Annotation: Small-subunit ribosomal RNA from an uncultured bacterium, 1508 nucleotides, folded computationally. Its Rfam family is "Bacterial small subunit ribosomal RNA".

[in-house]
RNA sequence: GAGUUUGAUCAUGGCUCAGGAUAAACGCUGUGCGGCGCACAUAAGACAUGCAAGUCGAACGGAAGUCGUUACAAAAUGGAACGAAGAUUAAUCGGAGUGAAGUUCUGUAACAAUGGCUUUAGUGGCGGACUGGUGAGUAACACGUAAGCAAUCUGCCUAUUAGAGGGGAAUAACAAUGAGAAAUCAUUGCUAACACCGCAUAAGCUUGUAGUAUCGCAUGGUACAGCAAGAAAAGGAGUAAUCCGCUAAUAGAUGAGCUCGCGGCUGAUUAGCUAGUUGGUAAGGUAACGGCUUACCAAGGCAACGAUCAGUAGCCGGGCUGAGAGGCUCUGCGGCCACAUUGGAACUGAGAUACGGUCCAGACUCCUACGGGAGGCAGCAGUGGGGAGUAUUGGGCAAUGGGCGCAAGCCUGACCCAGCGACGCCGCGUGAAGGAAGACGGUCUUCGGAUUGUAAACUUCAAACAACAGGGAAGAAAAAUGACUGUACCUGUUAGGAAGCCACGGCUAACUACGUGCCAGCAGCCGCGGUAAUACGUAGGUGGCAAGCGUUAUCCGGAUUUACUGGGUGUAAAGGGUGUGUAGGCGGGAAGAUAAGUCAGAUGUGAAACUCACGGGCUCAACCUGUGACCUGCAUUUGAAACUGUUUUUCUUGAGUGUCGGAGAGGUAAACGGAACUCCUAGUGUAGCGGUGAAAUGCGUAGAUAUUAGGAGGAACACCAGUGGCGAAGGCGGUUUACUGGACGACAACUGACGCUGAGACACGAAAGCGUGGGGAGCAAACAGGAUUAGGUACCCUGGUAGUCCACGCCGUAAACGAUGAACACUAGGUGUAGGGGAGUAAUCCUCUGUGCCGCAGUUAACACAAUAAGUGUUCCACCUGGGGAGUACGGCCGCAAGGUUGAAACUCAAAGGAAUUGACGGGGACCCGCACAAGCGGUGGAGCAUGUGGUUUAAUUCGAAGCAACGCGAAGAACCUUACCUGGUCUUGACAUCCCGAUGCCUACUCUGUAAUGAGAGUAUUUCUUCGGAACAUCGGAGACAGGUGGUGCAUGGUUGUCGUCAGCUCGUGUCGUGAGAUGUUGGGUUAAGUCCCGCAACGAGCGCAACCCCUAUCUUUAGUAGCCAGCGAGCAGAGUCGGGCACUCUAGAGAGACUGCCGGGGAUAACCCGGAGGAAGGUGGGGAUGACGUCAAGUCAUCAUGCCCCUUAUGACCAGGGCUACACACGUGCUACAAUGGCGUAAACAAAGGGAAGCGAACACGCGAGUGGGAGCAAAUCCCAGAAAUAACGUCUCAGUUCGGAUUGUAGUCUGCAACUCGACUACAUGAAGCUGGAAUCGCUAGUAAUCGCGAAUCAGAAUGUCGCGGUGAAUACGUUCCCGGGUCUUGUACACACCGCCCGUCACACCUUGGGAGUCGUGAAUGCCCGAAGUCAGUGACCCAACCGAAAGGAGGGAGCUGCCGAAGGCAGGCAUGAUAACUGGGGUGAAGUCGUAACAAGGUAACC
Repeated sequence: GAGUUUGAUCAUGGCUCAGGAUAAACGCUGUGCGGCGCACAUAAGACAUGCAAGUCGAACGGAAGUCGUUACAAAAUGGAACGAAGAUUAAUCGGAGUGAAGUUCUGUAACAAUGGCUUUAGUGGCGGACUGGUGAGUAACACGUAAGCAAUCUGCCUAUUAGAGGGGAAUAACAAUGAGAAAUCAUUGCUAACACCGCAUAAGCUUGUAGUAUCGCAUGGUACAGCAAGAAAAGGAGUAAUCCGCUAAUAGAUGAGCUCGCGGCUGAUUAGCUAGUUGGUAAGGUAACGGCUUACCAAGGCAACGAUCAGUAGCCGGGCUGAGAGGCUCUGCGGCCACAUUGGAACUGAGAUACGGUCCAGACUCCUACGGGAGGCAGCAGUGGGGAGUAUUGGGCAAUGGGCGCAAGCCUGACCCAGCGACGCCGCGUGAAGGAAGACGGUCUUCGGAUUGUAAACUUCAAACAACAGGGAAGAAAAAUGACUGUACCUGUUAGGAAGCCACGGCUAACUACGUGCCAGCAGCCGCGGUAAUACGUAGGUGGCAAGCGUUAUCCGGAUUUACUGGGUGUAAAGGGUGUGUAGGCGGGAAGAUAAGUCAGAUGUGAAACUCACGGGCUCAACCUGUGACCUGCAUUUGAAACUGUUUUUCUUGAGUGUCGGAGAGGUAAACGGAACUCCUAGUGUAGCGGUGAAAUGCGUAGAUAUUAGGAGGAACACCAGUGGCGAAGGCGGUUUACUGGACGACAACUGACGCUGAGACACGAAAGCGUGGGGAGCAAACAGGAUUAGGUACCCUGGUAGUCCACGCCGUAAACGAUGAACACUAGGUGUAGGGGAGUAAUCCUCUGUGCCGCAGUUAACACAAUAAGUGUUCCACCUGGGGAGUACGGCCGCAAGGUUGAAACUCAAAGGAAUUGACGGGGACCCGCACAAGCGGUGGAGCAUGUGGUUUAAUUCGAAGCAACGCGAAGAACCUUACCUGGUCUUGACAUCCCGAUGCCUACUCUGUAAUGAGAGUAUUUCUUCGGAACAUCGGAGACAGGUGGUGCAUGGUUGUCGUCAGCUCGUGUCGUGAGAUGUUGGGUUAAGUCCCGCAACGAGCGCAACCCCUAUCUUUAGUAGCCAGCGAGCAGAGUCGGGCACUCUAGAGAGACUGCCGGGGAUAACCCGGAGGAAGGUGGGGAUGACGUCAAGUCAUCAUGCCCCUUAUGACCAGGGCUACACACGUGCUACAAUGGCGUAAACAAAGGGAAGCGAACACGCGAGUGGGAGCAAAUCCCAGAAAUAACGUCUCAGUUCGGAUUGUAGUCUGCAACUCGACUACAUGAAGCUGGAAUCGCUAGUAAUCGCGAAUCAGAAUGUCGCGGUGAAUACGUUCCCGGGUCUUGUACACACCGCCCGUCACACCUUGGGAGUCGUGAAUGCCCGAAGUCAGUGACCCAACCGAAAGGAGGGAGCUGCCGAAGGCAGGCAUGAUAACUGGGGUGAAGUCGUAACAAGGUAACC
């Protein structure tokens, strides 16, 4: 910085990611290379084998080998001189001057003595205390840093000084004997030394003692000189010079020891610990101080600034990260510490309590002859084991360093190298340039193409890697010496040998196809997957990194999410219930001193490495290296003196005291009062009272309630009374008295900083509760009864006990709230109120202390706060760090108990929460509207029938529609067809479309066979144009592309429709306000049918809606006058506008007029507008229609149509016949007809409008009771026809009944349509004559030409309406009004809702899983305590036994030792506790789970306001 809480917003807050790092591991890949590094983090578990510490013969005596000397010397033989050709039995050998034969000289050689050289078991010296390993232990002077030792030691090394005289006694080796399996040991006998022991000497040293001088931080140190006592020595090499050693002392250097300041982990659910403990005296001990040890004395010492205890841990330089401050860390390298199988102990030594030494004990392993012995890889390799996991039983001392040695040299798994491992860092390579037919192949595709992609092929090049061949260093300082190594490097040849991993929804760079279908799977967080997945799997493509890439783990960062830098606490987590006050922290004015803090300079130190800067060296880099910086620290010292501290003097303003004064439900105790209430007694009085939404329980004829009088009792104190008063808070209210606390005002006399805060501590602390004893009127948990309810352990009612009251004692908590700690100072105002003071005649003003409201700046996430701060500052205390688990468990403390206080973890979620916004909702509020209610009229619901639906049935009863907004709906019309369904029979390029090939000339019409019918078979007649090639068209046959689908998905869609709703709303631009979502406008006051208009207003305008424009209708004018009309004129029928004629009227259909709150009065705001009136055919949108804003319902429709995807393809397509959609115990909706007299029936009369008509309407006339038939005039229509309107009016009849109502059902006979009326049509006639007498709960429509009622027509249609759509006739009643029901609009309010109340959400129970507490107990582990036993060993005592050195003539002594004893003492044993862990029958809670069960507690007034 980002993602994630929300519909959106801001803030709070957690979770997660991007970065860097690692001693890493795992997955995939990789035997491309090189350089530099690194590599058992686990079992401080166990270890086979080899090596890792030796060296010195110039310390010593031996031993072995070898070579000499002396003595001996026959033979043999070496060397030298002379010498010249031979020697030998033979084979053969020798020689030319580098010397044959031969001669001479001189050596060597066994034994003995002695010596040199080489080697070395032993004695002796030095070194094995270094190097190397590991991190178990350790919370400590262990480490780091800075000091100190006047309290110390120091081998080898350096410098200086002084020395080394003279003696002695042993002992290993060796030999012999003996024991033993071995390891090893014993005895006897020799022997040497630089091994050991006396004596002498003592410059200096040590001790004692008394001094002088000087210095110091105390003890004391240093120097000098005196006396007394004491302590040394070793030789070796060399011809020698000399060198190496030895002794004593001083100084240095190095190393070590000790002391101390400061610093660095967690837990208080560890608060007290400590007997050698703290100190002193004396002694011992140590190199040295010291309770280090012992005896005695005292009773101290440590601790809230965290002792003790528990847990964890080696510490540091450094490393990682970070802007820094910090946080984490200790692998490599370096410093320190600790350890060496576990525990203990000492010896030797300069140095150890000793990794490759010793002793003892324990465990383990090995050997054994069973008696006894041996061992210690946390050295280098290596083994097995553990584990996710970590290498070779390599080479060399060439270099660097170490030990020994005079040296040569020897030793060195330290070290230098090599090997293995992509474990890390760094560098390089896997080719470069050209190359479009944009190849093949792959993928996608809208089929055109796009992409892979200059990528490949192909051409031309180069040689940095590797390979091969040739050459070939440095590392080596005078010489010699190279493990690495034929290594680095150089030259030559060849494209040949060298690419993978992860990701591609957002964060986060990178997208498509297929498969899958909440499956398989992914996932760091949010989250993806339920048939079109850029999120799973695969492929293509793309992005990133690259010999690696991802994952996992861990750390820091981001995280200002522990906040020193750098956070908070009214409501998000968070102010203690309140005060008094201890420690602590902080603290007024002036002057002086000081210098602890502070600041500055200097000095020392802060190891090296590391880091950084600038250079240098490997071809570069990593790496190595030089110089400098840095090391922010500590200490010492010199200064400064403002501030803080300390101290001295002083001041009065902070604080306190004093005097005077008034206010107050401040506290405690006592006394008194009246009203009300209940009870008791008595009187009056009679049937009810009481209670509720309504009731009942209850009381009452044994006299209640009511009322009067008297009495008793307890509790609380009306009015005054007030965001008034007092108190620290809790809290305090009748009146009076007593005692008493505090605050305030005025005065300015006194003290002189005496102050503020306050961890612990102490005190107070509502209500409820507890204990003891009283009291008890009313009220009232529990409880009982009555109601309510589905239930009702509740709400309501009747009763009623604790309790409420008093005294004393506990408890110690509350939403103990202003959800706001205390104190001080400062920072605009306005207006109330309580107490006091001052000025003024008064009005009023000023001032101090309280208590409220409004409001500016400022603050705040916002809300809000705002001198009573949540503002600006200072001081102190308390508290917070995601939600849940949980204020729970365990432990401690308190309590009689209830319980309180302190107060976790496992596990689980990605949120939980705050404020504000827009909606939606409310059994919230206000206003308004609507046939919404009310007022009316008529219905439905009951009957019969029609029709639709559900259900059932069926082979099929095709499909869809489902609250309003499905149900006389799609369907404006199912006998076949329709038709999609079922049964059966047929067809397969198909019933329908396009393309190709062949044949035919058709098509079509007709005939025949056959079938249930279509399919099927046979036959007859039969084109056009032409350039004569052919073309067009049609049919048949064939092949495949394809057709076809009322198959699925309306939740993939278009289009269209319904609904809220003809409701008055829905938005935008600019501006303004707000951090923002958003607001404003659009709210407000009026008004309207209306967001209609007016006024006002941080808004000004605009758009879609409203209205108007359009159509019909109501009036009039005008134009026109046929098919319409007929007033007047004529003819005519004798009532035909029929004709002439005319258009005046009606009418028709064009154009106009008219209505606009225009006029008057009143109201209103002088507005909009409303009320009334005039005129007018019509009056306030005249009536009706069309017209449907932004949007809502994943609303309806894939079966109108279109369409993506999926599915079927001899079938889910197509054709045909028959059946079904018409079924029928039942339920519902919508209708028709009725139940009758406002009626039925009969007779004879009157008046419409709007439509339709050619495959049509069909007149007159005739026939039939009738449906209808015959007939065929007229009419493509203001002409003709359908066509008769009916209700109505008139007359007659019926007389209240299942009827002369009603017409269902049924029978018979017919008519019409139609290929065809059986399933399954309509109508007619005659006969039959069912239910039904006005309809329960409930429910629908309608406000005027409306309801109701009456008929007429049309669409569809061969036929078939009670349906639908239209038309006219007759023609009402009622509306007080908006309380209520329903729906809607505006404003406001609450909200835990936003899928928006059909919302959200709580608890028990049941099931599964997880985690945890308790738990009779059981099993471990750890550190202590007490007692027992007591190894090795030091120390002490003893030492009758033993002993070479010294003394002594000897005896003996001095001294030493074995042995024994004692203290201490490891392991072990016993005991009771403590702490901690594991486990356990059973049991308590918690969490999480699919759609379980029961209720509905919370969110709205959540239906009883919620909460503590």